[in-house]
RNA sequence: GACGAACGCUGGCGGCAUGCCUAACACAUGCAAGUCGAACGAGAAAGUUCCUUCGGGAGCGAUUAAAGUGGCGCACGGGUGAGUAACGCGUAGACAAUCUGCCCUUCAGUCUGGGACAACUUUUCGAAAGGAGAGCUAAUACCGGAUAACAAUGCAUUACAUAAGUAGCGUAUUUGAAAGCUUUAUGUGCUGAAGGAGGGGUCUGCGUCCCAUUAGCUAGUUGGUAAGGUAAAGGCUUACCAAGGCAACGAUGGGUAGCGGGUUUGAGAGGACGAUCGGCCACACUGGAACUGAGACACGGUCCAGACUCCUACGGGAGGCAGCAGUGGGGAAUAUUGCGCAAUGGGCGAAAGCCUGACGCAGCAACGCCGCGUGAGGGAUGAAGGAUUUUGGUUCGUAAACCUCUGUCAAGUGGGAAGAAUACUGACGGUACCACUAAAGGAAGCCCCGGCUAACUCCGUGCCAGCAGCCGCGGUAAUACGGAGGGGGCAAGCGUUGUUCGGAAUCAUUGGGCGUAAAGAGUAUGUAGGCGGCUAUUUAAGUCAGACGUGUAAGCCCACGGCUCAACCGUGGAAUUGCGUUUGAAACUAUUUAGCUUGAGUGCAGGAGAGGAAGGCGGAAUUCCCAGUGUAGCGGUGAAAUGCAUUGAUAUUGGGAAGAACACCGGUGGCGAAGGCGGCCUUCUGGUCUGACACUGACGCUGAGAUACGAAAGCCAGGGGAGCGAACGGGAUUAGAUACCCCGGUAGUCCUGGCCGUAAACGAUGGGCACUAGGUGCGGGAGGUAUUGAUCCCUUCCGUGUCGCAGCUAACGCAUUAAGUGCCCCGCCUGGGGAGUACGGUCGCAAGGCUGAAACUCAAAGGAAUUGACGGGGGCCCGCACAAGCGGUGGAGCAUGUGGUUUAAUUCGACGCAACGCGAAGAACCUUACCUGGGUUUGACAUGCACGGGACCGCCUUGGAAACAAGGUUUCUCUUCGGAGCCCGUGUGCAGGUGCUGCAUGGCUGUCGUCAGCUCGUGUCGUGAGAUGUUGGGUUAAGUCCCGCAACGAGCGCAACCCCUAUUUUUAGUUGCCAACGGGUCAUGCCGGGAACUCUAAAGAGACUGCCGGUGAUAAACCGGAGGAAGGUGGGGAUGACGUCAAGUCCUCAUGGCCUUUAUACUCAGGGCUACACACGUGCUACAAUGGCCGGUACAAAGAGUUGCAAGACCGCGAGGUGGAGCUAAUCUCAUAAAACCGGUCUCAGUUCGGAUUGGAGUCUGCAACUCGACUCCAUGAAGUUGGAAUCGCUAGUAAUCGUAGAUCAGCAUGCUACGGUGAAUACGUUCCCGGGCCUUGUACACACCGCCCGUCACACCAUGAAAGCCGAUUGUACUAGAAGUCAUGAUGCCAACCUUCGGGAGGCUAAUGCCUAAGGUAUGCUUGGUGAUCGGGGUG
Repeated sequence: GACGAACGCUGGCGGCAUGCCUAACACAUGCAAGUCGAACGAGAAAGUUCCUUCGGGAGCGAUUAAAGUGGCGCACGGGUGAGUAACGCGUAGACAAUCUGCCCUUCAGUCUGGGACAACUUUUCGAAAGGAGAGCUAAUACCGGAUAACAAUGCAUUACAUAAGUAGCGUAUUUGAAAGCUUUAUGUGCUGAAGGAGGGGUCUGCGUCCCAUUAGCUAGUUGGUAAGGUAAAGGCUUACCAAGGCAACGAUGGGUAGCGGGUUUGAGAGGACGAUCGGCCACACUGGAACUGAGACACGGUCCAGACUCCUACGGGAGGCAGCAGUGGGGAAUAUUGCGCAAUGGGCGAAAGCCUGACGCAGCAACGCCGCGUGAGGGAUGAAGGAUUUUGGUUCGUAAACCUCUGUCAAGUGGGAAGAAUACUGACGGUACCACUAAAGGAAGCCCCGGCUAACUCCGUGCCAGCAGCCGCGGUAAUACGGAGGGGGCAAGCGUUGUUCGGAAUCAUUGGGCGUAAAGAGUAUGUAGGCGGCUAUUUAAGUCAGACGUGUAAGCCCACGGCUCAACCGUGGAAUUGCGUUUGAAACUAUUUAGCUUGAGUGCAGGAGAGGAAGGCGGAAUUCCCAGUGUAGCGGUGAAAUGCAUUGAUAUUGGGAAGAACACCGGUGGCGAAGGCGGCCUUCUGGUCUGACACUGACGCUGAGAUACGAAAGCCAGGGGAGCGAACGGGAUUAGAUACCCCGGUAGUCCUGGCCGUAAACGAUGGGCACUAGGUGCGGGAGGUAUUGAUCCCUUCCGUGUCGCAGCUAACGCAUUAAGUGCCCCGCCUGGGGAGUACGGUCGCAAGGCUGAAACUCAAAGGAAUUGACGGGGGCCCGCACAAGCGGUGGAGCAUGUGGUUUAAUUCGACGCAACGCGAAGAACCUUACCUGGGUUUGACAUGCACGGGACCGCCUUGGAAACAAGGUUUCUCUUCGGAGCCCGUGUGCAGGUGCUGCAUGGCUGUCGUCAGCUCGUGUCGUGAGAUGUUGGGUUAAGUCCCGCAACGAGCGCAACCCCUAUUUUUAGUUGCCAACGGGUCAUGCCGGGAACUCUAAAGAGACUGCCGGUGAUAAACCGGAGGAAGGUGGGGAUGACGUCAAGUCCUCAUGGCCUUUAUACUCAGGGCUACACACGUGCUACAAUGGCCGGUACAAAGAGUUGCAAGACCGCGAGGUGGAGCUAAUCUCAUAAAACCGGUCUCAGUUCGGAUUGGAGUCUGCAACUCGACUCCAUGAAGUUGGAAUCGCUAGUAAUCGUAGAUCAGCAUGCUACGGUGAAUACGUUCCCGGGCCUUGUACACACCGCCCGUCACACCAUGAAAGCCGAUUGUACUAGAAGUCAUGAUGCCAACCUUCGGGAGGCUAAUGCCUAAGGUAUGCUUGGUGAUCGGGGUG
């Protein structure tokens, strides 16, 4: 795009078409084929008129109806598509092998006789259908005779044509005609003959679906002779003879199917289909058969058989809608039991006419095509309402309302056809059409809106419900589900489903492929076939050109025309690409003939070689046997063990045996078709290369089938068997180890003969020929040049590698050995799985091979390349990563956090590193978010409005645990006098939420990681993803720098710039300092002074690989040195690229959405966060003598302080208290630093170590230390004697160790953050562990190895194979059977026509018999379908 469609929703009108695709299932009822009285005989009734003896009769009805004889028709028209793969159909021909009623033309004729049978009458049988007997009768019914041959046959003959004939003529024989009727006419009918027209019959060429898992079929089969039969040729039939015929160019068999004109799609070539219309065929309940006839083996005829239905008196009968309607049934599904013969056409008739479900019309159905309408113009306040909103608005939307118009369709009223040729006569039809009337009135839906694909928002839902053509949506913000608003598309329809063509170059003729995506057979020889070198000639099959015939009509296309247009219809044209006949051309293909040598081959001379087969020979090694020497192990492995060995192994020496394989040479060297071939010699033998000539003369290439060869393993028979070695045994390894490793070891490996016929049989690349740049290597020849020669160089042929241009390729890559450019031939492919499976066939001894599906299932499977990530891959490098060291943790007690448990609650968060002394720089109340209980509801807090009232606050009393409630007391400012501020109460908008979602977010943070990386612009390369730059050589802490380079530059990172610190200068000199001077004190910078020093704090200097030497590429840089306070980023800090982890945080804050609103909000008291069988993390204190205790004596830094730090003094053993000078701080205070050092004591012990725990007594803070603070004193004195596996930190002022200060804070520090004091050890080095960086490699990973993924088992479902069987269907063969019927025979039975001598005869009929034969039956096969306990694999989950 199309449709004979169906389904869902919807539905105004008209025109034209179309309408059982399924059950060729069964059918009630009506109709669909009759007609002719001008062929014939016979002939009613109702009714009516007249007469009547009233019983009836006559006329009309009536040339009647009904029926019969006879003629014509019934073989047309109409239906259906079951069968048929066929001369059935299509096309072109043939009949010299044929028929033809009615019609037309022409010629001739139509004479004379006869006997019957229906109807009718009557008898009779039967339920009926239907018969039987007797009797009468007519004809255009039937029969005899005459006439006529041009008919048939024989003979003779003429013309034309021929394979066989046709036309004519003569003669002889034989046979054969007729019908009348009437309206009396140029009537009509009848008979014979010839011709025509139209219609049949038969034959032939070509074309006409799928399966080879159908390969052989055929006995009337193929041909001949003779006969029969037919309208007609013919095995059409029969007898005899011969043995043929068909088939890979697909016979036979199976399946499917009516064929074509055409329809539909497509650019075309093609593909699919075969409704309606027109042509042909076939069929008429199923099967068989003939009769009649011009024509049938007959849809509405006959006979028989069968199934089914109906009637029946049970004895018998009847029927055939695939005609039109209609019914049932089937089905997703397909109409009225209509009108009319008016038209067109048909039958009969002389005609009038009759008949006609053909046909013309109407009805039903949006089933299709076409046309029309459902209104048009104006109309902004952008109404109301809906939807949405960022609350401003936006949108439906000029849409509506409203105003002005129009009148198509429908409705009503009136008029009213053509169609009639033809006088009567119109079913359609009072229809089409025309006029008028009123009125916007009666007339819009369906699908879609994630992408493809035009069209977006809100709400609901929450991997549910659902959607879905493909991809895919839905797990709480769904443009994808459902609804709504809006929008898009089409429109009386719109969607869905189904089918088919296209897109699909996705079966490729036009027009594809096969190295790696599916696909080259394992290799060769060769049959058929296909294709084929040069020159000339011939023919004209192919080819090309012209002419003629045909290619029905309709349809498609074009033009014109008719319905108002269109659909539709008419007229004409074009086209019909085809087939046939004929005339010509001769280039090419083909054919004929004659040649040629270049393709191919033969001969000659040489060459190389693991080419093949057979026979013989050789040495090394292994194992075994014998003997000698010799002694305790050997062997084996990562390490071992099994094993061998004192009966003497291994080792070693000598001798012997056996089998197998041939080191070195040996090589991308050679040979062979491939498989494959390797010691040496001999024999036989195949192929190949080179050179120069001679010969043959296209002898060639490929190759379906076919045949041969064909590794290893395997099989059969017989040998052989050293080593090796499936299976098997043992030892190890391991969670296991039916493996890898070890010790043994059987088949086998070897030989002979025979099978098998497969391999990643690979170059994953079929064979042949030709052409298309080169460079270089190797093997085998030949030639040239130079040379004395070796040898080198050049040319050429063959083979074998490698690199590379053009070209090709998806890329990788190939590239004269093509995967390039062409030609020829063969094989093979067509998504993945199922499956190289099943079934069948075939081969094989078997194993198995070859051939080779389907159901079902998935939306992928696959190739090449790219970027990452990963690897128990590789290279380079770094890091307290390991190593080397020091000190810890893990064991103890306690502190603290977490898990778990418990609880009314033990609030919440954080979970590997990167949660766990974390949020929390400090939970007794508060904090506080949790629990229990008491209370409040515009609220503890913000703000607007309305109303009412009043100051509020504070204080007192009562109740209460408090919050709070009730009562009392007290009492305001400004003012324009309206009120305002402030407060309370009521109501309403709203507040509030540490409620949820960190996976909706912002911000902030952690981590990889202070690792050296991450990118961009332009250019270049690539089809592209991408690459290059950023890789490489060096170097660095560094993508730091240098060099090189199709790259050149740039950005974020690195470094530097910033801060502290180490040295120093200048300036400054108080609260800091005190060297010199002076004064003073027991003493002290205490004082005057000083500005030197320290210090303070501002500005500078200084360090840059700057200098020297060496190494290096003369670079970058590195190493060493000098100088220097400091040396190679001096030390430390701040500083954290692109990104990763949906990392953490909604409980800091902010914020979308959701939830809550007398509660998830607010308030109060008490409790809890502090629980405790247990487990883990982080710490503190220890276990002691490098120590504890006691006494004495030194030296810091950095901080903090007015709600504060607090001195001196006094009291207390002490915590502390009393009291308060000074200090808003370089001034005063906290504030004695401690370890260290000196002296004493303790003497290795659960201690003078250790301090937990507990008792008692206190201090301080605070409203309050019970749950639940810190500290002091006295007493108590637990575990613990250096810590398993494992694990952490640290590279220098570091670790370790010692104390000090601060934040938080009323109080509370073993935590945290700072500060200084004392002050080490070690680093060979980068193999390993961990993490990271760069390059490279593999990848089936990309959620990226915590990846992906294989098979069994279990469960569910689905389709399928096998299977003892069981049930069908189709069909073959053999036998049986034998209806009806044709044909043959044919009576002893029967008989009108003619003859007769009347007896009969001629002739006919029937029964009967025979051949053939349908259904049926029996037996046995083939093919195929269904089902089947059970068994097997497959698919999906």